RNA sequence: CAGGCCGGGUGGCCGCGGGGCGCCUCGGCGCCUCGAGGAAAGUCCGGACACCGCAGGGCAGGACGCUGGCGGAAGCCAGGCGGCGAAAGCCGACGGAAAGUGGAACAGAAAGGAAACCGCCACCGAUCGAUCUCCGGAGCGGUCGGCGGUAAGGGUGAAACGGUGGGGUAAGAGCCCACCAGCGCCGUGGUGACACGGCGGCUAGCCAAACCCCGUCCGGUGCAAGGCGAACAGGCCCCGAUACGAGGUAGCCCGCCCAGGGGCCGGGUCAGCUGCAAAGAAGGAUGGUCACCCUCGACAGAAUCCGGCUUACAGGCCUGUU
RNA sequence: GCCGGGGUCGCCUUCUGGUCGAGGGCCCCUGUCCUACAAACAGGUGCAGUAGAGUUCGAUCCUCUACCCCGGUACCA
Numbered sequence: 001c002a003g004g005c006c007g008g009g010u011g012g013c014c015g016c017g018g019g020g021c022g023c024c025u026c027g028g029c030g031c032c033u034c035g036a037g038g039a040a041a042g043u044c045c046g047g048a049c050a051c052c053g054c055a056g057g058g059c060a061g062g063a064c065g066c067u068g069g070c071g072g073a074a075g076c077c078a079g080g081c082g083g084c085g086a087a088a089g090c091c092g093a094c095g096g097a098a099a100g101u102g103g104a105a106c107a108g109a110a111a112g113g114a115a116a117c118c119g120c121c122a123c124c125g126a127u128c129g130a131u132c133u134c135c136g137g138a139g140c141g142g143u144c145g146g147c148g149g150u151a152a153g154g155g156u157g158a159a160a161c162g163g164u165g166g167g168g169u170a171a172g173a174g175c176c177c178a179c180c181a182g183c184g185c186c187g188u189g190g191u192g193a194c195a196c197g198g199c200g201g202c203u204a205g206c207c208a209a210a211c212c213c214c215g216u217c218c219g220g221u222g223c224a225a226g227g228c229g230a231a232c233a234g235g236c237c238c239c240g241a242u243a244c245g246a247g248g249u250a251g252c253c254c255g256c257c258c259a260g261g262g263g264c265c266g267g268g269u270c271a272g273c274u275g276c277a278a279a280g281a282a283g284g285a286u287g288g289u290c291a292c293c294c295u296c297g298a299c300a301g302a303a304u305c306c307g308g309c310u311u312a313c314a315g316g317c318c319u320g321u322u
Numbered sequence: 323g324c325c326g327g328g329g330u331c332g333c334c335u336u337c338u339g340g341u342c343g344a345g346g347g348c349c350c351c352u353g354u355c356c357u358a359c360a361a362a363c364a365g366g367u368g369c370a371g372u373a374g375a376g377u378u379c380g381a382u383c384c385u386c387u388a389c390c391c392c393g394g395u396a397c398c399a
Stems, first nucleotide, its partner, number of pairs: 001320006008293007016035008037299001041310002044308005049222004056254004061218005066079005080094001081092004095213002100211002102207002117154002119150003123146007131138002162180006181203001183200007226274003234265006245258001247257003267398003294297001323395007332348004340379001349368001350366005372388005
C1' cells in the first nucleotide's frame, strides 16, 4: 500500500415480539422454534411489485458516454490511455473543439484565420565625428526622423499560433535539416481500446461539470401504491356533457380514452384485515441482571422487498506487496 | 415511510463564472442637537456565501458528497 474477515465470548436466571403444537374453567398456561447491520443510515441511483381506459407519434426534457466481459438495470471486474507517487499502488463525468454559436476578467502592443511596445535589420533624409582624397566627393561610425521587414530575444498573462539544436538570412522565420511532440496513411501485434515500426506533408491552441453535435437508454405515480371491510352518509360553490368539451394519457402539439370532474365546510373510520416476508409492528419486540475470561468493546438500530453507491466506525485478525 | 424545495452579515434580501475588500435596508458604534432620552442629521466600522472535494486559468455561482432547515402526503363519502 492492496484485498478479505471480526467487531466482546461462554454459561445461569428473569423478561419482550412473531409463529407452531398441546391443555383448558375461554381467560390464560406450558413446550418448541425464530428474532437487527456491515452499514439496518443518507434516500443518492436502479429494479421488483402495484395502480393509472394501454403506454402510440413528434417536439421539449433527463440520464449515461475509452475497450472487453458479467448483469434485468444501476453497477461491478479486467484491460487501455492520462495524471500523481521513489515504489507497491492510487485517482480519472475518459465521445466530439479541422460542424456551428459563445467565453477567456485583469495585465498586455496583440487572446484566434492575431498582433510590432521594447529590441534586431534593410532603405531614404537630416546632422555630427574622425579618416582618405584627383577637393567634385567616397566609404565607416554615432544621433534623430520617415517608411518597411522581422514573432529569434525581452516584457504581460493561466494561456502568445509546435520544442531543442544546427544551417541559412540584412535581421529573422519549418525557410531548410536532425531529433522529439502532434496529425494523416500503410504494415505488424491485439477480440478491442491501443501499442510498436515505416513513410508523408510541415502544425490544426484551451473551455462541452457553456450552449450544442453524435451515440445508447428513459410513460407517470409510489406500499400513505393497491385490494377487502366497518362506520358515517349532509350542505354550499365552480366547470362540463357527443365535441369550440371539464377531465385522464408526466410538460406542449397530434392521436386515443371518457361523463362526470373539482374546491370549501361538516360527518365517519381512525394506523381494521391484507399487500407483508424463516425479524417484522401501530405504543411500535429484539432487553436486563449475575458469574468467569479477554485486547474492556466503535459507528449505529429494520418499517414493502431486492441489487448497488456514498457516508460513519474504538480496536483486532489473516493474506499478499513496496 | 414516500415525494418535493432550499441554505449569503445578528435579521431580511440583491447579485453573478472574473479584477477588490460580494452590494443594499434594518442593526451596531461615534459625533452634533438636548438638562437627559428618543427622533433627526453627519460619519464610520464590524459582521456573510453551511462544510468538503471536483471541473476551470479562476467557483457564492457549474457538478458530486455530507450536514441542516422547510413544505406536501391516511381512508370513506
This is a predicted complex of two RNAs, RNase P RNA and transfer RNA, with 399 nucleotides together. Its mean pLDDT, the model's own confidence on a scale to 100, is 77. Rfam match: Bacterial RNase P class A. Rfam classes the family as a ribozyme.